[in-house]
């Protein structure tokens, strides 16, 4: 330098059926059960979907460029 894969909540990840509702588990907070803890149940907070631009009525999703990580080739 080139190819492939990945970047979504604090962490691990899913999610494009065909572009339209942003989610799960763990963690965190509040409340209940307990004498208390653990465990468990209910509720809640937490995200500009890596960045910029483009297409579109509408983009996490499609297109281009850039950044970061893994891997392969040279």
């Nucleotide at each position: 330098g080139g190819g492939u894969c990945g970047g979504u909540a604090g962490c691990u990840c899913a999610g494009u059926u065909u572009g339209g509702g942003a989610g799960a588990g763990c963690g965190c907070g509040u409340c209940g059960u307990u004498c208390g803890c653990a465990a468990u149940g209910a509720c809640g907070a937490g995200g500009c979907c890596a960045g910029c631009g483009g297409u579109u009525c509408g983009a996490u999703c499609c297109c281009g460029c850039u950044c970061c990580g893994a891997u392969c080739c040279a």
Predicted 3D model of a 74-nucleotide RNA (transfer RNA) from a Candidatus Omnitrophota bacterium.
Rfam family: tRNA. Its family is annotated with triplet codon-amino acid adaptor activity in the Gene Ontology. The family's RNA type in Rfam is transfer RNA.